A computed fold for a 73-nucleotide RNA from a bacterium, annotated as transfer RNA. Its Rfam family is "tRNA". By type it is a transfer RNA. The coordinates come from a structure-prediction model, not an experiment, and the mean pLDDT is 83.
[in-house]
RNA sequence: GGGCCGUUAGCUUAGUUGGAAGAGCACCCGCCUUGCACGCGGGAGGUCGCCAGUUCGAAUCUGGCACGGUCCA
Numbered sequence: 001g002g003g004c005c006g007u008u009a010g011c012u013u014a015g016u017u018g019g020a021a022g023a024g025c026a027c028c029c030g031c032c033u034u035g036c037a038c039g040c041g042g043g044a045g046g047u048c049g050c051c052a053g054u055u056c057g058a059a060u061c062u063g064g065c066a067c068g069g070u071c072c073a
Base pairs, nucleotide, nucleotide: 001072002071003070004069005068006067007066010025011024012023013022019056027043028042029041030040031039049065050064051063052062053061
C1' cells in the first nucleotide's frame, strides 16, 4: 500500500427483502427476607463510529474518512 470482516446502551450482542431499535448481564426503585443474596415486578440508559449522498422514509443502500481484527505485498 491492497483485499475481506467488524464498529448498535456501561459490557456482550440481535436486528442483513429500507417503515425508524430489542435482549442478557450490570445499574436504580419496589415486593419478598430479621437482614443480605436468590427470585418476581417496574424503571433509567442509544447522535446505531464520523461526514456526505440516494429516498417520502436509512442501523439497514452508495461514497469518503477513522478505529479494531485478519490475510496478501